Bacterial RNase P class A from alpha proteobacterium HIMB114, 350 nucleotides, folded computationally. It matches the Rfam family "Bacterial RNase P class A". It is annotated as a ribozyme. Rfam links the family to the GO terms dimeric ribonuclease P complex, ribonuclease P activity and tRNA processing. Model confidence (mean pLDDT): 75 of 100.

RNA sequence: CUAGUUGGUUGAAUGGUAGCUCUAUUGUAAUAGAGAGGAAAGUCUGGGCUCCAUAGGAAAAAGUACCAGGUAACUCCUGGCAGGAGAAAUCCUAGAGAUAGUGCCACAGAGAAUAGACCGCCUAAUCAAGGCAAGGGUGAAACGGUGAGGUAAGAGCUCACCGCCUUUUUAGUAAUAAAAAGGGCAAGGAAAACCUUACUUGGAGCAAGACCAAAUAGGGAUAGCACGAUCUUUGAUCAAACAUCCUAAGUUUGCUAUCCGGGUUGGUUGCUGGAGCUGUUUAGAAAUAAUCAGCCAAGAUAAAUUACCAUUUUAAAUGACAGAACCCAGCUUAUAGACCAACUAGCAAA
Numbered sequence: 001c002u003a004g005u006u007g008g009u010u011g012a013a014u015g016g017u018a019g020c021u022c023u024a025u026u027g028u029a030a031u032a033g034a035g036a037g038g039a040a041a042g043u044c045u046g047g048g049c050u051c052c053a054u055a056g057g058a059a060a061a062a063g064u065a066c067c068a069g070g071u072a073a074c075u076c077c078u079g080g081c082a083g084g085a086g087a088a089a090u091c092c093u094a095g096a097g098a099u100a101g102u103g104c105c106a107c108a109g110a111g112a113a114u115a116g117a118c119c120g121c122c123u124a125a126u127c128a129a130g131g132c133a134a135g136g137g138u139g140a141a142a143c144g145g146u147g148a149g150g151u152a153a154g155a156g157c158u159c160a161c162c163g164c165c166u167u168u169u170u171a172g173u174a175a176u177a178a179a180a181a182g183g184g185c186a187a188g189g190a191a192a193a194c195c196u197u198a199c200u201u202g203g204a205g206c207a208a209g210a211c212c213a214a215a216u217a218g219g220g221a222u223a224g225c226a227c228g229a230u231c232u233u234u235g236a237u238c239a240a241a242c243a244u245c246c247u248a249a250g251u252u253u254g255c256u257a258u259c260c261g262g263g264u265u266g267g268u269u270g271c272u273g274g275a276g277c278u279g280u281u282u283a284g285a286a287a288u289a290a291u292c293a294g295c296c297a298a299g300a301u302a303a304a305u306u307a308c309c310a311u312u313u314u315a316a317a318u319g320a321c322a323g324a325a326c327c328c329a330g331c332u333u334a335u336a337g338a339c340c341a342a343c344u345a346g347c348a349a350a
Stems, first nucleotide, its partner, number of pairs: 001346010012312007020035006037321001041332002044330005049205004054248005061201005066080005081095001082093004096196002101194002104189002118136002120132004144162006163185001164183008209269004219260007228238004239253004276295004281290003
């Protein structure tokens, strides 16, 4: 210098004028401060918070799935292991189980999982018959691979190495890796098919909920069960009902379901000080944690957060993707342009 890989920063700043919203001071008009993102998007996850509903268990349903660590928590993050791609940096994996069972593997092919003889090889050689699964072919995939021996020709038939299975040892927290000994040893693929195993999970959601004010019809109809029982009599026990079931607790003596009709749809709150942000130090391989110091960054309610001018920075400057609605932590997706760092490979120079 070129190509590649990974991670990150920014996506404006200052001043003035005018305008809009909130807060504070104060007084009816001024002053001061603040005012849309890195994804606010998707609504994919996890929570905080609120209500139902009181606690435990079970079922159903759903989710996760190699190991360890982090976190409020997760299907998220960090690191490692295994498999695969790549020359490498690096990237990908819906990563448990196929010997619990059921189902599937089109077409082609002789035969596709208790498979099979089309071409072929050998014996025979007139035919018939018998042996083989080593070679060829079909296919995404053909019932271990390579080499040697052996054989009529062949075959784990035998042997060596590899693969596979069992056991032991060593290293590691573990997933796992390596080594040794023994065993000729078939058990194919796929569970992003049903399923099995292990672990986790109550439901609904700020239009949750709380308060104030106001108004109406403390409305009507149908169906089912109950409308109670006992005693020591105003109390207790039993029974029934109250979220899928059970147990316990609590409440009520009525409860459940369906349909028709009426009133309200106004205000306040929830609503922004947080698992908060920034920085130093320490621990850690990292995610992250802790200490210390500093800071307070929209809360609208049919929707405010803007417009113009000048200058600076910049190649250019509102031009990319784009607009808060209870909040937070992640993931995913979209991004004009500008910039930074590290690593891999090549070339060249010193």